Transfer RNA from a Candidatus Woesearchaeota archaeon, 72 nucleotides, folded computationally.
The sequence was found in a public genome assembly.
It matches the Rfam family "tRNA". The family's RNA type in Rfam is transfer RNA.
RNA sequence: GGACCUAUGGUCUAGUGGUAUGACGUUACUUUGACUUAGUAAAGAUCGCCGGUUCGAUCCCGGCUAGGUCCA
Numbered sequence: 001g002g003a004c005c006u007a008u009g010g011u012c013u014a015g016u017g018g019u020a021u022g023a024c025g026u027u028a029c030u031u032u033g034a035c036u037u038a039g040u041a042a043a044g045a046u047c048g049c050c051g052g053u054u055c056g057a058u059c060c061c062g063g064c065u066a067g068g069u070c071c072a
Stems, first nucleotide, its partner, number of pairs: 001071007010024003018055001026042005048064005
């Protein structure tokens, strides 16, 4: 220098254009003499950044940033 892949709550993750899913964790309540386990509920994401296409973008297109793999 070139090619390709990845980026989504605190962590991991699902999501083939129509207001983002689940698990763990956190908080509250129930249960216990207390702790653990278990149950119920809640909070928590401007989907890496900037543009474009579209009535509508996590998703499609361009650029950039960061990480990774390969080639030279």